[in-house]
Molecule: Guanidine-I riboswitch aptamer
Organism: Lentibacillus amyloliquefaciens
RNA sequence: UAAAAGGUUUUCUAGGGUUCCGCAGCAUAUGCUGGUCUGGUCCGAGAGAAAACGCACGAUUAGUGUACACGGCGGGACAAAAGCCCGGGAGGA
Numbered sequence: 001u002a003a004a005a006g007g008u009u010u011u012c013u014a015g016g017g018u019u020c021c022g023c024a025g026c027a028u029a030u031g032c033u034g035g036u037c038u039g040g041u042c043c044g045a046g047a048g049a050a051a052a053c054g055c056a057c058g059a060u061u062a063g064u065g066u067a068c069a070c071g072g073c074g075g076g077a078c079a080a081a082a083g084c085c086c087g088g089g090a091g092g093a
Base pairs, nucleotide, nucleotide: 007053008052009051010050011049012048015043016042020040021039022037023034024033025032026031054066055065056064057063068088070091074086075085076084
């Protein structure tokens, strides 16, 4: 800047690893090792929570609605991994 309407965004959680901090050990020169270290920073759900905006309807005021949703293997990124992304995918009912 533009788009979207089983819409988008924010905060939080389940979960995740190890860049940084902390912790532990070894060294002692600003160091090395450890996530089979509880944690803080960090990542984080279509099928988790809350909220805001948007959209639709409306006597266009007030307001109402925004439903439903079983799901691999494998691959990808960032420091790395994951319920992140591929993915409301493949497949199933």